[in-house]
The part of an RNA shown here (large-subunit ribosomal RNA, domain VI) has 262 nucleotides and comes from a Phycisphaerales bacterium.
Context: one part of a larger RNA
RNA sequence: UGUUGCAAACUUGAGAGGAGUCAACUUUAGUACGAGAGGAUUGGGUUGGACGGACCCCUGGUGAUCCAGUUGCGCCGCUUGGUGCACCGCUGGGUAGCUACGUCUGGCAGGGAUAACCGCUGAAAGCAUCUAAGCGGGAAGCCCCCCUCAAAACCAGGUUUGCUUGUCGAAAGACGUGAGACCCCCGGUAGACCACCGGGUUGAUAGGCCGCAAAUGCACGGGCUGAGAGGCCCUCAGUUGAGCGGUACUAACGGUCAAAGG
Numbered sequence: 001u002g003u004u005g006c007a008a009a010c011u012u013g014a015g016a017g018g019a020g021u022c023a024a025c026u027u028u029a030g031u032a033c034g035a036g037a038g039g040a041u042u043g044g045g046u047u048g049g050a051c052g053g054a055c056c057c058c059u060g061g062u063g064a065u066c067c068a069g070u071u072g073c074g075c076c077g078c079u080u081g082g083u084g085c086a087c088c089g090c091u092g093g094g095u096a097g098c099u100a101c102g103u104c105u106g107g108c109a110g111g112g113a114u115a116a117c118c119g120c121u122g123a124a125a126g127c128a129u130c131u132a133a134g135c136g137g138g139a140a141g142c143c144c145c146c147c148u149c150a151a152a153a154c155c156a157g158g159u160u161u162g163c164u165u166g167u168c169g170a171a172a173g174a175c176g177u178g179a180g181a182c183c184c185c186c187g188g189u190a191g192a193c194c195a196c197c198g199g200g201u202u203g204a205u206a207g208g209c210c211g212c213a214a215a216u217g218c219a220c221g222g223g224c225u226g227a228g229a230g231g232c233c234c235u236c237a238g239u240u241g242a243g244c245g246g247u248a249c250u251a252a253c254g255g256u257c258a259a260a261g262g
Base pairs, nucleotide, nucleotide: 001152005163006162007161008160009159010158011157015149016148017147018146021049022048023047024046025045026044027043033038051106052105053104054103055102059100060099061098062097066093067092068091069090070089071086072085073084074083075082076081110144111143112142117137118136119135120134166175167174168173180257181256182255183254184200185199186198187197188196205251206250207249208247209246210245211244212243214240215239216238221234222233223232224231225230
């Protein structure tokens, strides 16, 4: 831009893509078969491999600065206490998120038409013949069935709901209404950008603050004790990124477009 008024939702599915796997064990059964050795078809059940999808409850990983410990040097005048640099200095842990080594789940079953092949009936050709007319069976393959996308499928589909159809004008057109949408702003279940999703004061969208969860592991300071390093008590303390909830304190300001006069 189109889809023959403008919108908001929900859909149909032409078409396209994906998936389609393999094995072992057990039972049928040491049966059929076979002199024996050996040893099934078929049907039922169980488990696993690889592959695919989803997720983070569990088990782990990461978690670039969340907590603690600690070395050397510098700085805050010194001590105490902090802080900077040294691969995140090193080390021990670790929330959210992201993840596999973790968890859950999928391939099933069924239908249709067939291939090789196996048949029925059956002439040409009094027989025979699966074939010439006709009718069956038959594969991990084909088409459905399952999953995903999908109406620019230009034959541009369908359903529901909302909204405009006023004024002037002969007409063209101008002005107006405003369902809805967009720019813009605050953000993230989204993301390279765009898009998508949530919110925009009639507000919990983000930040802050408060509480909780969770992490770390007991802060500073003071007291007691010890020759001291240190230990004990106040102290399950102190501190804290993303998590959960509450609270308008801060920031969501300000604009634009928009439909038949049938």